Background: The RNA shown here (Glycine riboswitch aptamer) has 99 nucleotides and comes from Knoellia remsis. It was read from a public genome assembly, where an Rfam model found it. The coordinates come from a structure-prediction model, not an experiment, and the mean pLDDT is 78. The model forms 90% of the base pairs in the Rfam consensus.
């Protein structure tokens, strides 16, 4: 000076799964029952790509150790939006290094 791989920012892309039951409130339609949105709480039913947990083989005299988009679903999500978001491109910084 310095690719590749690493942290951190920013941008852009980014799945999946219930507009189910029933409670109260609040609004609309309406002659009455009663329906329709929206919010909140309870139930049950799903998804998994923040996080979290678990496990292979290699390796290794044995033991420990030992990964994920596999896997459990604690968390978290589930009409549309919003937020989230693993992993992907680009960019700027950082530190270190093949050269």
């Nucleotide at each position: 000076c310095a690719a590749c791989a690493c942290c951190g920012u920013g941008c852009g892309g980014g799945a999946g799964a219930g507009u189910c039951c029933u409670c109260g409130g609040g609004u609309c339609c309406g002659g009455u029952c009663g329906g329709g949105c929206c919010c909140g709480g309870g139930g049950c039913g799903c998804c998994g790509a923040a996080g979290g947990g678990g496990c292979a083989a290699a390796c290794u005299c044995c033991c420990c150790g030992g990964a994920a988009c596999c896997u459990c679903u604690c968390a978290g999500g589930c009409g549309c939006a919003a937020a989230g978001g693993a992993c992907c491109g680009c960019a700027c910084g950082g530190a270190u290094c093949a050269g």